[in-house]
Parts: sequence; structure tokens; C1' cells
RNA sequence: UUUAAUUUUCGGCCUAAUCCCGAAUAAUUCGGGAGCGGAGGAACCAAUUUUUUGGGGUUAAUUCUACUUGAUGUAGAAGGGAUGAGAGACUCUUUCGCCAUCCUACCCGUCAGCUAACUUCGUCGGCUAAAGCGAAGGAGGUC
Repeated sequence: UUUAAUUUUCGGCCUAAUCCCGAAUAAUUCGGGAGCGGAGGAACCAAUUUUUUGGGGUUAAUUCUACUUGAUGUAGAAGGGAUGAGAGACUCUUUCGCCAUCCUACCCGUCAGCUAACUUCGUCGGCUAAAGCGAAGGAGGUC
């Protein structure tokens, strides 16, 4: 000097999953609050039952085809979702088109329509040094 790997910090990304306070503490753990997110639950309305051909929920996470298995699964296609420092005078942000890369998961347990009051639960985890081109907007304060 170059390359690769690991750790820490800062920044950035997916997700509801962030912030604050208190106590104990070696680390960390426990409790509370705010914010964000989910479930159950009247009347009215809906449904008139289609109940193993089970049914249902969170979510972007479903459908089909082929193969395989005791079960699990593998591959492909369609559908759905995320990112792309870009574009934009500056900062933040929305939508659309094409392109590229990646994801397509989990739960309840025979049971739940909607649903005010009310009841109740979660606040995890994962990734990153790589990365495009156009169109139509919004907000902010500055010049």
C1' cells in the first nucleotide's frame, strides 16, 4: 500500500416493534408510562345456517402446474411485497412506468360476522458499504 474476515460506533433499510421514567444490578433484569400495532366483545345491519370438504387470525406472504415423500419438501409460472444514495435549486415526502436485486412467512386449535361500552395482547427479529432511467405532484422553511 492492497485484499479478505471479525468486532465496535455512526449513518441507512425491512418490520407495529420506538421513546421516556423508576428500582435492583457485574452484565443485565423487572416494573410503569407515552407512541405505534393486533385480538375478543351489544344494538342495528348481515347471514339464514352448510358446520372434516373443518373454521378462523396476523401479514406483502396467495393461487396453479410438475416431481417427490411416512411426514416434511423441491422446481417453475402467475399474483403480491421491499430496496435502488437517483430525478427534484435545498430538506422531507407521495404516486406511476420501465430496469435490476431480493422476499413470498407465521399463528389459534373445533372456536370467534360487523360491533359502542368494556376486556385483552405485542412492542421482536433481520439486513447494509451495494445501488438505475424517466414522468406527474405535495409540504417546509431558505435563497